The prediction has a mean pLDDT of 81.
Lysine riboswitch aptamer from Halalkalibacter oceani, 180 nucleotides, folded computationally.
Taxonomically the source falls in Halalkalibacter (Bacteria, Bacillota, Bacilli, Caryophanales).

RNA sequence: AGUGAGGGUAGAGGCGCAAAUGCCAUAAGUAAGCUUGUCGAGGAGUAUGAGCUCUGAAGAAGCAAGUCGAAAGGGGAAUUUGCCGAAGUUAACGGAAGCUCAUAGUCCGUUGGCUGGGACUGUAUUGAAUAAAUACAGGACUGUCAUAUAGCGUUUGCUAUAUGGAGGGCUAUCUCACAC
Numbered sequence: 001a002g003u004g005a006g007g008g009u010a011g012a013g014g015c016g017c018a019a020a021u022g023c024c025a026u027a028a029g030u031a032a033g034c035u036u037g038u039c040g041a042g043g044a045g046u047a048u049g050a051g052c053u054c055u056g057a058a059g060a061a062g063c064a065a066g067u068c069g070a071a072a073g074g075g076g077a078a079u080u081u082g083c084c085g086a087a088g089u090u091a092a093c094g095g096a097a098g099c100u101c102a103u104a105g106u107c108c109g110u111u112g113g114c115u116g117g118g119a120c121u122g123u124a125u126u127g128a129a130u131a132a133a134u135a136c137a138g139g140a141c142u143g144u145c146a147u148a149u150a151g152c153g154u155u156u157g158c159u160a161u162a163u164g165g166a167g168g169g170c171u172a173u174c175u176c177a178c179a180c
Stems, first nucleotide, its partner, number of pairs: 002178003006175006014084001016083006023076002033067006042055004046104006087115010116142002120138007144165009
């Protein structure tokens, strides 16, 4: 001086990521319950289909009026905790709950793929929502490395500009194997 995503430790990016608790607003004067009227045979158990159970002419579901009146998910600022593939998303497989089965959906785990990060704009999906989230696209910003140019500096660097790459990265440090 070199090769290997080699192994380990400690770090950096910044409106940085995620979780928990309480508070606040929204959800909403909504759902459900109760009363009255109307209507006249279905309705409920996450969605659809089949079954099973319950319920219904002692009036189902629906509609109208009145009375009473929530909650979950998601969000905001704060506090605390864990962290820097933090985390998110997608596919396959496995499991859990829900009355049973099938498909889908919800939650959890494993493996593989993609995304450096935050914001803005547009489209689509989810959602009560114009909040927010996710995916795709766009042009900028920012951190990092490489290359080139210029300037400064001499110990092989620093700054600026431009182009390009990706976190299996980058910085520092310890160590292993091979090879010179």